[in-house]
Context: one part of a larger RNA
RNA sequence: GUGCCCCAUGGGGCACCGAUGCGCUCCAGGCAAUGGCCCGUGGGCUCCCCAUCCGACCCAUCUUGAAACACGGACCAAGGAGUCUGGCAUGCGUGCGAGUCGAUGGGCGCGCGAAACCCGAAAGGUGCAAGGAAGUUGACGGGCGGGAACCCCCCCCCCCCCGAUUGGGGAGGGGGGCGCACCGUCGGCCGACCCCGAUCUUUUGUGAAGGGUUCGAGUUGGAGCAUGCCUGUCGGGACCCAAAAGAUGGUGAACUAUGCCUGAGUGAGGUGAAGCUAGAGGAAACUCUGGUGGAGGCCCGAAGCGAUACUAACGUGCAAAUCCUUCGUCUGACGUGGGUAUAGGGGCGAAAGACUAAUCGAACCAUCUAGUAGCUGGUUCCCUCCGAAGUUUCCCUCAGGAUAGCUGGAGCCCCAGAGCGAGUUCUAUUGGGUAAAGCCAAUGAUCAGAGGCAUCGGGGGUGCAACACCCUCGACCUAUUCUCAAACUUUAAAUAGGUAGGGCGGCGCGGCUGCUCCGUUGAGCCGCGCCACGGAAUCGAGAGCUCCAAGUGGGCCAUUUUUGGUAAGCAGAACUAGCGAUGCAGGAUGAACCGGAAGUUGGGUUGUAGUGCCCAACUGUGCGCUAACCCAGAUCCCAUAAAGGGUGUUGGUCGAUUAAGAUAGCAGGAUGGUGGUCAUGGAAGUCGAAAUCCGCUAAGGAUUGUGUAACAACUCACCUGCCGAAUCAACUAGCCCCAAAAAUGGAUGGCACUCAAGCACGCGACCCACACCCGGCCAUCGGGGUGAGUGCCAGGCCUCAAUGAGUAGGAGGGCACGACGGUCGCUGCAAAACCCAGGGUGCGAGCCCGGGAGGAGCGACCGUUGGUGCGGAUCUUGGU
Numbered sequence: 001g002u003g004c005c006c007c008a009u010g011g012g013g014c015a016c017c018g019a020u021g022c023g024c025u026c027c028a029g030g031c032a033a034u035g036g037c038c039c040g041u042g043g044g045c046u047c048c049c050c051a052u053c054c055g056a057c058c059c060a061u062c063u064u065g066a067a068a069c070a071c072g073g074a075c076c077a078a079g080g081a082g083u084c085u086g087g088c089a090u091g092c093g094u095g096c097g098a099g100u101c102g103a104u105g106g107g108c109g110c111g112c113g114a115a116a117c118c119c120g121a122a123a124g125g126u127g128c129a130a131g132g133a134a135g136u137u138g139a140c141g142g143g144c145g146g147g148a149a150c151c152c153c154c155c156c157c158c159c160c161c162c163g164a165u166u167g168g169g170g171a172g173g174g175g176g177g178c179g180c181a182c183c184g185u186c187g188g189c190c191g192a193c194c195c196c197g198a199u200c201u202u203u204u205g206u207g208a209a210g211g212g213u214u215c216g217a218g219u220u221g222g223a224g225c226a227u228g229c230c231u232g233u234c235g236g237g238a239c240c241c242a243a244a245a246g247a248u249g250g251u252g253a254a255c256u257a258u259g260c261c262u263g264a265g266u267g268a269g270g271u272g273a274a275g276c277u278a279g280a281g282g283a284a285a286c287u288c289u290g291g292u293g294g295a296g297g298c299c300c301g302a303a304g305c306g307a308u309a310c311u312a313a314c315g316u317g318c319a320a321a322u323c324c325u326u327c328g329u330c331u332g333a334c335g336u337g338g339g340u341a342u343a344g345g346g347g348c349g350a351a352a353g354a355c356u357a358a359u360c361g362a363a364c365c366a367u368c369u370a371g372u373a374g375c376u377g378g379u380u381c382c383c384u385c386c387g388a389a390g391u392u393u394c395c396c397u398c399a400g401g402a403u404a405g406c407u408g409g410a411g412c413c414c415c416a417g418a419g420c421g422a423g424u425u426c427u428a429u430u431g432g433g434u435a436a437a438g439c440c441a442a443u444g445a446u447c448a449g450a451g452g453c454a455u456c457g458g459g460g461g462u463g464c465a466a467c468a469c470c471c472u473c474g475a476c477c478u479a480u481u482c483u484c485a486a487a488c489u490u491u492a493a494a495u496a497g498g499u500a501g502g503g504c505g506g507c508g509c510g511g512c513u514g515c516u517c518c519g520u521u522g523a524g525c526c527g528c529g530c531c532a533c534g535g536a537a538u539c540g541a542g543a544g545c546u547c548c549a550a551g552u553g554g555g556c557c558a559u560u561u562u563u564g565g566u567a568a569g570c571a572g573a574a575c576u577a578g579c580g581a582u583g584c585a586g587g588a589u590g591a592a593c594c595g596g597a598a599g600u601u602g603g604g605u606u607g608u609a610g611u612g613c614c615c616a617a618c619u620g621u622g623c624g625c626u627a628a629c630c631c632a633g634a635u636c637c638c639a640u641a642a643a644g645g646g647u648g649u650u651g652g653u654c655g656a657u658u659a660a661g662a663u664a665g666c667a668g669g670a671u672g673g674u675g676g677u678c679a680u681g682g683a684a685g686u687c688g689a690a691a692u693c694c695g696c697u698a699a700g701g702a703u704u705g706u707g708u709a710a711c712a713a714c715u716c717a718c719c720u721g722c723c724g725a726a727u728c729a730a731c732u733a734g735c736c737c738c739a740a741a742a743a744u745g746g747a748u749g750g751c752a753c754u755c756a757a758g759c760a761c762g763c764g765a766c767c768c769a770c771a772c773c774c775g776g777c778c779a780u781c782g783g784g785g786u787g788a789g790u791g792c793c794a795g796g797c798c799u800c801a802a803u804g805a806g807u808a809g810g811a812g813g814g815c816a817c818g819a820c821g822g823u824c825g826c827u828g829c830a831a832a833a834c835c836c837a838g839g840g841u842g843c844g845a846g847c848c849c850g851g852g853a854g855g856a857g858c859g860a861c862c863g864u865u866g867g868u869g870c871g872g873a874u875c876u877u878g879g880u
Stems, first nucleotide, its partner, number of pairs: 001016007058073002061070001074880006082379001084236006091229006099126003105119003130137002142186005150177005159170004187220003190216003193212003200205001239378002246368006257342007265334001266332001269299002271296001275292007304329003309325001313322001344360001346356002381814006391404001393402003405552002407549006414542001420540003424537002426501005436491001437489002443485003448480001450478003455475008505531009515522001555579002558576001560574005584595001586593001599777007610766002612751003618764001620763003624759002633753001644738003648735006655728003665722005671695003677689002701716001705714002778804003782800005815869001817866010834852003838849004
């Protein structure tokens, strides 16, 4: 919009069609977000490897000092050293508190558990009372000064709130009161000691009141007891390892030493004692010769036994003593078997301290015994804060302890105006005898003359002699002069030291005293009154007090002062600053020198030292010097060089010469008396001695050298000519040179450098430290703020400022391991140990995750507990 139906102005209902909107679903596209996967010469974090540049010595240890030509240390794993217990001391904590603890016992109870828990009369420990040798006796509690907090009063101004000019609250200032703990001081009381001595009294005692400059680990309205922990100390094996020793009891003479008993063994050769025998001689004694004989701690030498040399072989051997050759001895003090005897402070020993079972200047085994060691070595995870000493006194003390000092920790008590303090100055005052000075001041030493009355000594002259005279040398005296003193000093510093710079004071008055005084003199004390411009500066990160304890008690270097010493990188002192205990920049290198001290980062600027290259930074600038062929020089300590020289060169001071012509150069002269005198063999200028004139000159010495036997000759001084302008000496000091020689080749650090890249003096610029300045972050310490609305988180949070080195050592906070208890978890869907160029986190010890491998247990938190952390010990065992 159309159609139909109902009541019929209009409204309602149903159906269909169309448009728009909405919803749902589907499809396609775009944008955005998230997740997954993939990609990349992608980015970042972390880790590993390689290369380059710069820095960089090996740890531990004792030490003043170690990279050390000091010692330990090949490497790895596992083990490996301040523990436990009983006393004591301080601190901190817990329970009760004038008390506290609760043995033994009883109850209950039991895997752990003989535990824990409960009861507990009476004992016991300790505390509540001390003093005294003891008998014994036995505490009236206060005054003054300083004192936190608290309380009261007053005042004013500023700020805030309520309120509205009255008032209330907060904050600030002033005054006053009671005054804690504690400190100082004076008392009282108790006991001991010393006095005094009333009363009473069996003349022996009692001893009141009073007093003392004496002593006490006392009292003066309690603080202890029990227990836990840290630290320290003493006794215990006492942090771990390790002696040389000592004691007790046993076992050994199979090795070996020696004695005794009993067996068996010892070949060959040589020499040739006694005895015997034959011959010869002799008066005889007897002797001689030749044989025979076979003696001997006799000879050679085999077996045996031993072991000299090569100092041979071997020397992880054949061998924890052997092998080859050589050598000693080999009938005797011989070698040897078996048996037996002697046993450890003992044996045995022809003696070597030899031997006594591979052991001997005192065997072996077990025990005391984990012996002791002031001595050596070692002593195990992290971070943060503080941080030494090597000095005093004492010690049978000098390699060690104790004591004080230095240091840490735990606190306590006040303070924010102040008070108090100080490695400082000022002012006042005070003690001194060093430096210096002095020695015509004392003491002591000491040089030189001068003068000298008297005196003394020596020498001399005159003289008979003289205490007569004269001369002289001293002593001595006097006035001077030279030089000195740790143990001399009149004088006398600088620096350093003490005290003070006010209320705990000043002034005045009164009182007490047994002290003191001639003395109401003094001193001390007590009481009262008055006095405020608070009695110099500067600084302070606050001032003061107590307790406990470690390490140390070998020091060393430098400037200055100083003792011994010839000196020393020597020894010993003083003050200060350093190293030790400490890195950084510089001095090439380096404990200590110079600069400067340090969390971790970014930027800027400097110090010492530097700026040719090594090596960051001007081959800058100005002005001088220096030439150095054994070997120029080049920056504190500091790694050396001197006296003395130089006509190398550059300055300076001073004195001379010079246009009246110097100096230098070249040239001329350089003479006469005279060969001066003496001396000499000789001496003429020139071996020597003493003298050293005159003439002529422009000038020339009785001669400066060469020379001769002596002369001669030459030369110089001196004079002149030429020349034409500066010259000469002495001294001084810059650089340079000489003086200036050592052993592997060699060091301004090297290269190298020369109007420097050297030396001296200036002026700019530049370079860099962990220093200084400004930021970020971390830690520590200090200050300030902070719970609003209810409970809890404050061991929290916010903020400001300063500081940051460290050995021995102290303290705080953490990490890790084993076991146990409680709470909570993980794990066969994989626990732990183990492995990894994997990731994250913490300052760190460490922790968490991932991957691998593995195959059954493991973890977190809160507590308890410890046989709890390794690189070292010539550590132990095992491995390589």